[in-house]
RNA sequence: UUAAGAAAAAGGCAAACUGCCCGAAAGGGUAGGGCGCAAAGCUAUGGGUCUAAAUCCUUGGGCGAUUUGAGGCAAGGACAUGACUGCCAGGCUGCCGUA
Numbered sequence: 001u002u003a004a005g006a007a008a009a010a011g012g013c014a015a016a017c018u019g020c021c022c023g024a025a026a027g028g029g030u031a032g033g034g035c036g037c038a039a040a041g042c043u044a045u046g047g048g049u050c051u052a053a054a055u056c057c058u059u060g061g062g063c064g065a066u067u068u069g070a071g072g073c074a075a076g077g078a079c080a081u082g083a084c085u086g087c088c089a090g091g092c093u094g095c096c097g098u099a
Stems, first nucleotide, its partner, number of pairs: 002099002005096001012037002017032006035086001041092003045089003048084003055078006063069001
C1' cells in the first nucleotide's frame, strides 16, 4: 500500500421502547435503554422511502353583490423548498489484528 474480516484485544456506536425539549408533520436533540453494527464515522451526490407547513388546483357553505366574484373558512387533491446515511449505491476519512 492492497485485500478480506476467522479468532482476539482496546475501545466505539446505539434499534424498539420511555421521560423532557424542538418541529405543522415526517423527523431531530438530550437522558435512560440495548436490538443490532467493522465504518451503525462524515457527506442528502444518484436512486428510494417518509412528511405536506407554505403554495397551487377543485369543491362546499358562508359573506359580499345582483354581474362577475377578491380575501378568509372547511374538505379533498397535487407539490420538497422539509426529512431519513441503522434502505441501496457514490464520495471522503478511520481502530485492531491477519494475509

Predicted 3D model of a 99-nucleotide RNA (c-di-GMP-I riboswitch aptamer) from a Clostridiales bacterium. The model forms 95% of the base pairs in the Rfam consensus. It matches the Rfam family "c-di-GMP-I riboswitch aptamer". Its family is annotated with cyclic-di-GMP binding in the Gene Ontology. Its mean pLDDT, the model's own confidence on a scale to 100, is 85. Taxonomically the source falls in Eubacteriales (Bacteria, Bacillati, Bacillota, Clostridia).